[in-house]
Context: one part of a larger RNA
RNA sequence: AGACGGGGAUCCGCACAAGCGGUGGAGCGUCUGGUUUAAUUCGACAGUAAGCGUGGUACCUCACCAGGGUUUGACAUCCCUUGACAGCCUUGGAAACAAGGUUUCCUUCGGGCAAGGUGACAGGUGCUGCAUGGUCGUCGUCAGUUCGUGCCGUGAGGUGUUCCGUUAAGUCGGGAAGCGAACGAAACCCCUAUUGCAUGUUACAAUUUCUCAUGCAAGACUGCCCGGAUAUACUGGGAGGAAGGUGGGGAUGACGUCAGAUCUGCAUGGUCCUUAUACCCUGGGCGACACAGGCGCUACAAUGGCAGAGACAAAGGGUUGCAAAACCGCAAGGUGAAGCUAAUCCCAAAAACUUUGUCUAAGUUCGGAUUGAAGGCUGCAAUUCGCCUUCAUGAAGCUGGAAUCGCUAGUAAUCGUGAAUCAGCCACGUCACGGUGAAUAUGUUCCCGGAUCUUGUACU
Repeated sequence: AGACGGGGAUCCGCACAAGCGGUGGAGCGUCUGGUUUAAUUCGACAGUAAGCGUGGUACCUCACCAGGGUUUGACAUCCCUUGACAGCCUUGGAAACAAGGUUUCCUUCGGGCAAGGUGACAGGUGCUGCAUGGUCGUCGUCAGUUCGUGCCGUGAGGUGUUCCGUUAAGUCGGGAAGCGAACGAAACCCCUAUUGCAUGUUACAAUUUCUCAUGCAAGACUGCCCGGAUAUACUGGGAGGAAGGUGGGGAUGACGUCAGAUCUGCAUGGUCCUUAUACCCUGGGCGACACAGGCGCUACAAUGGCAGAGACAAAGGGUUGCAAAACCGCAAGGUGAAGCUAAUCCCAAAAACUUUGUCUAAGUUCGGAUUGAAGGCUGCAAUUCGCCUUCAUGAAGCUGGAAUCGCUAGUAAUCGUGAAUCAGCCACGUCACGGUGAAUAUGUUCCCGGAUCUUGUACU
């Protein structure tokens, strides 16, 4: 100088408390452990692994397994030779491919393209994240981390950065052997809430007035008033105002810590393989299942289920695409093709909600697992192993032990909508969008994490 303490003081945080809703019990989905397996590819393991890498596992992906094949190679450069190559047909084969036949003969003369040969080499999702770059997680959006010069100290070092107030903040004020400065905080950036002006397509209306959209500008600064306070910083209240003291949200993450994660995104040192640890193909596996854990979805019902009628969004996507009307089908879907390269057309029905009827406390008109049958769609192909529809079947489950998680306002809870990936989809996931819309906070004793000062220490 640090680190640590079941030492002290001060302070903060959904940390506790006060509340609301969950998880832990059930069924299913998904990930992981374990077990099994020819293989169940690999990584990630307190917080900081486990709906994570994966923002799509039927083939491909693919790294795993079995079998069949290739060896200058699926891909690149150089050298030599030859010529078109490709394609098509036959035979064998699961295919890759092999054998045979047939057709064909680029050029601007530089070369392009292909095949064969030769070796230099290619290739490796092989190993090492404890050799690395880059990127990311975490402490933590916590308020800290340092430097120049000066001063103090023999020196390590200290001071500044401590103290008194104050703040979300090392934020600001005062004082002070310090004076200044840098990275952080704040501000600058984006979205949103209000108004004005301008513009008006495809929006609204029928006239550019309102709405809406686009652009520019204004507005909030403790600016004004009262009280407290060293009459400073600041703080309590009020006025005006759409908005008030950081208005709300986002992006932004200091010096560093964890030899944290990633060599399987990419790059890369070393090392290993080189008729194989490389490459191609078919099939299988990653989807197994006594069990255990994590994260979710659906429920256990009457604040509800079912049936009829009626209303109100936002944000997205669409030409290899979105697809209307109409018709067929109980439906999934099919036929059909208008319109749309999109404020124009389409996806598109918002749902919870309102209203009318019914069910009447029951394992039920709750709940939907599981199973049978019949179909639809995508795709070369749904057996292992896709999604959807209809009919039938109708399991567990009556609110969940110890324990444990999220959330302070347009939040929680609840209700639908869209997108990426994508042929299709195992999405109940993720990321976004709006609708309805609460309760509680007396407070800081305690639990957890953190900050500053101080104290002790047999630790560094």

A computed fold for a 460-nucleotide part of an RNA from an uncultured organism, annotated as small-subunit ribosomal RNA, 3' major domain. Rfam family: Bacterial small subunit ribosomal RNA. Rfam links the family to the GO terms structural constituent of ribosome and ribosome. The prediction has a mean pLDDT of 82.